[in-house]
Molecule: Bacterial RNase P class A
Organism: Alphaproteobacteria bacterium
RNA sequence: CCAGAUGGCCGGGUGACCGCGCUCCUACUUAAUGUAAGGGUGAGGAAAGUCCGGGCUCCGGAAGAAAAUGGUGCCGGAUAACGUCCGGCGAGGGCGACCUCAGGGACAGUGCCACAGAAAACAGACUACCUGUCGCAAGACAGGAAAAGGUGAAAAGGUGCGGUAAGAGCGCACCGCGUUUUUGGUAACAGAAACGGCAUGGCAAACCCCACCAGGAGCAAGACCGAAUAGGGACAGCAUAGUUUGAAGUGCUCAAACAUUUCAGGCGCAGUUUUCUUCGCUGGCUGUCCGGGUUGGUUGCACGAGGUGUUCCGGUAACGGACAUCCCAGAUGAAUGGUUACCCGUCGCAAGGAUUGCGGCGACAAAACCCGGCUUACAGGCCGUCUGGCAUA
Numbered sequence: 001c002c003a004g005a006u007g008g009c010c011g012g013g014u015g016a017c018c019g020c021g022c023u024c025c026u027a028c029u030u031a032a033u034g035u036a037a038g039g040g041u042g043a044g045g046a047a048a049g050u051c052c053g054g055g056c057u058c059c060g061g062a063a064g065a066a067a068a069u070g071g072u073g074c075c076g077g078a079u080a081a082c083g084u085c086c087g088g089c090g091a092g093g094g095c096g097a098c099c100u101c102a103g104g105g106a107c108a109g110u111g112c113c114a115c116a117g118a119a120a121a122c123a124g125a126c127u128a129c130c131u132g133u134c135g136c137a138a139g140a141c142a143g144g145a146a147a148a149g150g151u152g153a154a155a156a157g158g159u160g161c162g163g164u165a166a167g168a169g170c171g172c173a174c175c176g177c178g179u180u181u182u183u184g185g186u187a188a189c190a191g192a193a194a195c196g197g198c199a200u201g202g203c204a205a206a207c208c209c210c211a212c213c214a215g216g217a218g219c220a221a222g223a224c225c226g227a228a229u230a231g232g233g234a235c236a237g238c239a240u241a242g243u244u245u246g247a248a249g250u251g252c253u254c255a256a257a258c259a260u261u262u263c264a265g266g267c268g269c270a271g272u273u274u275u276c277u278u279c280g281c282u283g284g285c286u287g288u289c290c291g292g293g294u295u296g297g298u299u300g301c302a303c304g305a306g307g308u309g310u311u312c313c314g315g316u317a318a319c320g321g322a323c324a325u326c327c328c329a330g331a332u333g334a335a336u337g338g339u340u341a342c343c344c345g346u347c348g349c350a351a352g353g354a355u356u357g358c359g360g361c362g363a364c365a366a367a368a369c370c371c372g373g374c375u376u377a378c379a380g381g382c383c384g385u386c387u388g389g390c391a392u393a
Stems, first nucleotide, its partner, number of pairs: 001389010012343007020042005026036003044364001048375002051373005056218004061279006069214005074088005089103001090101004104209002109207002111203003126149002129144006157175006176198001177196008222299004232290007242267010269283004306326004311322004344362008
């Protein structure tokens, strides 16, 4: 100097004038409130997507077990939690820095592997090879074999040597695979030794199996105030199981007894979460039509799992802790803006020694309960670390 990998930051600045939202103080004015001046403050790294996880609110009867549905899937750690992040292991890609992984199980079972090919897992002989018989020959038949070649993403471990009629782990060496022992590591995993000729292909982002996790709805959640009416009306269907004790009332004739009504309790029946057990609660449930009120206000609503720190401690790191410091939107048809001047960045043109002048452009894009992530979009610019190549000293 060129090419690349990876991490981080900015993404317009300043002034003047005018205009908005919230909040604080002062003054005036008030029934409520309003007016004036001033101070402070006011849209992001993604506010987007609504893909995950929560805080918070309400609801579902509770507990335990199971099922269904959904999610995650190597090991260890961080976190409020996660499908996120950090570190490591393994596999694949790359010369490399680095990048990617939907990373448990194919010997529980089922299923699929198009086309090509002889044959795609209970798998095999197309072209060649060897032996024997017949035949002038071409070739035919019988047997052996899967080592050579072809097809394919993948074809009964791979390479080499020996052996054989030709061949084959048939034998040997190395690799691979299996079993046992052992070393390092928290672990995933990596290595070593001995023994054994040892093959039962792939796909689970196919169904499935295994392990772990998970209630629902959501700020248009919810709470309060105000308001006015009608604690509305009609119809249809389903269900209905009662019994006993006590008290009170009524009927009978005062009482008892009997019958009945109400209240309280026990047992039982029915209902109540997907199912079951136990407990609790309830004594009805469902549908259709007509009609009344509610469209208002306040709150939820911002002091937080909060921000910042070229401060420190622990940790490889994610992150945690200590200390210091700061308060940085809260609207409700929805504020956070408009004009102007100068400057800044960038591109082009002209002149050109610096530099100057002119023109164009300045990205993606707006909070609406809040937070931690992921994904997507982004004109232009800056900084750090690392890799490869070339050249010079």